[in-house]
Predicted 3D model of a 112-nucleotide RNA (SAM riboswitch aptamer (S box leader)) from a marine eukaryotic metagenome.
């Protein structure tokens, strides 16, 4: 890098620690969090993308079995997450002054 799929749901109550944070490689403006404790460890938890697993479906078969990952489950093993829409900021259409769609650019997960 390029391809798919998702992204308004959820999820630290606690120990540590001490001033800072709210994606990265940079800056910037906004608008928030935080000494009634930020970051980041440790714990704990949320999901269900991926492997493994159960139970059902579907396709073929005589069956036995095979594929496929459709539905439900569980939550082991690899991710990820755990203020605020991906916090907001670009571009376009509607609508109208603050909203919605879609796209763009980012996450993050598979797969090349």
């Nucleotide at each position: 890098u390029c391809u798919c799929a998702u992204c308004a749901a959820g999820a630290u109550u606690g120990g540590u620690g001490g001033a800072g944070g709210g994606a990265a490689a940079a800056u910037c403006g906004g608008c928030c969090c935080c000494u009634c404790g930020a970051a980041g460890c440790c714990u704990g938890g949320c999901a269900a993308c991926c492997u493994a697993c159960a139970g059902g479906g579907u396709a073929u078969g005589a069956a036995a079995g095979u594929a496929c990952g459709c539905c439900u489950g569980a939550a082991a093993g690899g991710u990820g997450c755990c203020a605020a829409g991906u916090c907001c900021g670009g571009c376009a259409g509607c609508u109208c002054u603050a909203g919605c769609u879609g796209c763009a650019a980012g996450a993050u997960g598979a797969g090349a």
Description: RNAcentral holds the sequence, with entries from MGnify.